[in-house]
Context: one part of a larger RNA
RNA sequence: UGACGGGGGCCCGCACAAGCGGUGGAGCAUGUGGUUUAAUUCGACGCAACGCGAAGAACCUUACCCAGGCUUGACAUCCUCGGGACAACUCCAGAGAUGGGGUCUUCCUUCGGGAUCCGAGGACAGGUGCUGCAUGGCUGUCGUCAGCUCGUGUCGUGAGAUGUUGGGUUAAGUCCCGCAACGAGCGCAACCCUUACCCUUAGUUGCCAGCGGUUCGGCCGGGCACUCUAAGGGGACUGCCCCGGAAAACGGGGAGGAAGGUGGGGAUGACGUCAAGUCCUCAUGGCCCUUACGUCUGGGGCUACACACGUGCUACAAUGGUCGGUACAAAGGGUUGCAAUGCCGCGAGGUGGAGCUAAUCCCAAAAAGCCGGCCUCAGUUCGGAUUGGAGUCUGCAACUCGACUCCAUGAAGUUGGAAUCGCUAGUAAUCGCGGAUCAGCAUGCCGCGGUGAAUACGUUCCCGGGCCUUGUAAA
Numbered sequence: 001u002g003a004c005g006g007g008g009g010c011c012c013g014c015a016c017a018a019g020c021g022g023u024g025g026a027g028c029a030u031g032u033g034g035u036u037u038a039a040u041u042c043g044a045c046g047c048a049a050c051g052c053g054a055a056g057a058a059c060c061u062u063a064c065c066c067a068g069g070c071u072u073g074a075c076a077u078c079c080u081c082g083g084g085a086c087a088a089c090u091c092c093a094g095a096g097a098u099g100g101g102g103u104c105u106u107c108c109u110u111c112g113g114g115a116u117c118c119g120a121g122g123a124c125a126g127g128u129g130c131u132g133c134a135u136g137g138c139u140g141u142c143g144u145c146a147g148c149u150c151g152u153g154u155c156g157u158g159a160g161a162u163g164u165u166g167g168g169u170u171a172a173g174u175c176c177c178g179c180a181a182c183g184a185g186c187g188c189a190a191c192c193c194u195u196a197c198c199c200u201u202a203g204u205u206g207c208c209a210g211c212g213g214u215u216c217g218g219c220c221g222g223g224c225a226c227u228c229u230a231a232g233g234g235g236a237c238u239g240c241c242c243c244g245g246a247a248a249a250c251g252g253g254g255a256g257g258a259a260g261g262u263g264g265g266g267a268u269g270a271c272g273u274c275a276a277g278u279c280c281u282c283a284u285g286g287c288c289c290u291u292a293c294g295u296c297u298g299g300g301g302c303u304a305c306a307c308a309c310g311u312g313c314u315a316c317a318a319u320g321g322u323c324g325g326u327a328c329a330a331a332g333g334g335u336u337g338c339a340a341u342g343c344c345g346c347g348a349g350g351u352g353g354a355g356c357u358a359a360u361c362c363c364a365a366a367a368a369g370c371c372g373g374c375c376u377c378a379g380u381u382c383g384g385a386u387u388g389g390a391g392u393c394u395g396c397a398a399c400u401c402g403a404c405u406c407c408a409u410g411a412a413g414u415u416g417g418a419a420u421c422g423c424u425a426g427u428a429a430u431c432g433c434g435g436a437u438c439a440g441c442a443u444g445c446c447g448c449g450g451u452g453a454a455u456a457c458g459u460u461c462c463c464g465g466g467c468c469u470u471g472u473a474a475a
Base pairs, nucleotide, nucleotide: 001475004471005470007469008468009467010466011465012464013463015459016458019423020422021421022420023419026314027313028312029311030310031309032308033307034305035304042053043052064300065299066298067297068296069295070294073124077123078122079121080120081119082118083117088103089102090101091100092099093098106115107114108113126289127288129287130286131285135283136282137278138277139276140274142272147186148185149184150183151182152181153162154161155160166177167176168175192266193265194264195263197234198233199232200231201230202229203228206224211221212220213219237260240254241253242252243251244250316416320375321374322373323372324371325370326369332363333362334361337356338355342351343350344349382413387408388407389406390405391404392403393402429451430450431449432448433447434446435445
C1' cells in the first nucleotide's frame, strides 16, 4: 500500500421488507449428471455450466462406431516424365464409394510449346489430433459499479503519502465550499438511435373531411385538409415564481407545457480481477499422426434409460370449458418465393392459379375481448399423457428417428414439504402475431403489439457493492 474481520460510521441496489405471479409435487418438452453402449463425438461446471456452443442431428451436417475403399490424396502451389481433352449420356458388377465397356470429343500457336485434364514420380498437402497453464483475437463476470491514474510541486531516509481526505450535495471523483497543493488523462454526463408533442417539405397509403358519380367497396372523378409515411427543424434549460440552504452547489413546492428536473427505452462497459471461457469460428508457437490421428462411401450412433438435477410447456378448472355470432393491432417476411377468389376433402391438405420484385398483391385468422346458448362442482363437457387404427405433407429416403390431421382411447393431476426465483409501470401477470435457422421439423431464441394490476412503513436483519476509519497477522 492493499486484502480480510461473526470491528465501527455513512450510503446505495427488487438486497431485505410490502405486494403480485411462479419454481420445488403431476404429465410432457429440452439440457446436464449418472448408467448403458460397438459408438452413445466434443466442449461448457457456484454466482458467471446445465432450452449453453446447436439461429434447426432422418441422409448430409458429423467431429463418434462398424464395414468397404484410396494413398500427391476431397483441397492449394510448383517441378520432372508419359499421354490424351475434361465433362456429359448410357450399359454391366457393387450397399455405395468405385471399377470395367460404349457414344462423344477443346482452345491459342512463332509448330518448340502453352492453357486445361489424366496417369507415374517428387516437393508437399491434410488433421474438429494435444496443450486456452505457450498465445492473438473475441467473450463472460464484478458492473453502468464510480471508480482508476498521471505531470509538476510539497512532505517522508524509504516503501509511499498529498492531490482523490474534510463540510455539504448528486444517479455519478456530479457539482459547490474549504484545504500544500495546482492542473491533466481514462471513466460519469453530454454528443448517437428510438419513443412521447408541434411545424415545414413531399403525396399512386389515407379522407367523403367539402363536391360529383356509384354495381356501395376510397370503388371512380377529384383533393393533400386530416391520419400516416420519412427527411429537415422546433421543443426542456431548474429557463420562471416561492421557500429552505452558506449570498454556493443543491433540495422541496408551484406555474406554464405534449413532456420536468438524467421524461421512457437502447447503444455505449475505465484501470483491473477470476492462469475465468474458447487451439471445435478464425489465426498461431511447440508437440504428435503421415497406405493414417488424412480422405471417400454405405449403415448405425449423437434420439439409449433403473435413476438424480436445471430450464420450460400444459394443467389441476366456473374470473372456467365448449358452441354460435361479432370487433380492434403492431412489427415483420415473400420471385428457385408469398399465394387470393373458386372447386374437392370432416380435417391435415389437394386442385387451380388472379395478383405481387410489393405503403399497391399475398402470408392474414390476431387472440384474450364483447353478445347469446349449454355445462353446475363431478377426476367432470376439467385435464390431455399414452396407446390402437386410418391418413396428409416435405424429402432419394420418415424402421431405428419428422411434423401435422381424423376416429377411438382417455393416464397422472383436486394448488404442490423443506426450500427457492422474477418483477417498482404501460412494469408484473395474461393474450395472441411475426422473424431468423430451415426441404421438413420450435413448448427454445429474438422481436411485436392487445388487455393491464398490487405494493414499497422503512434500512434492524440476509446478499452484493461504494467511501472513510480501526484491529490483526501475513503478501
Molecule: small-subunit ribosomal RNA, 3' major domain
Organism: metagenome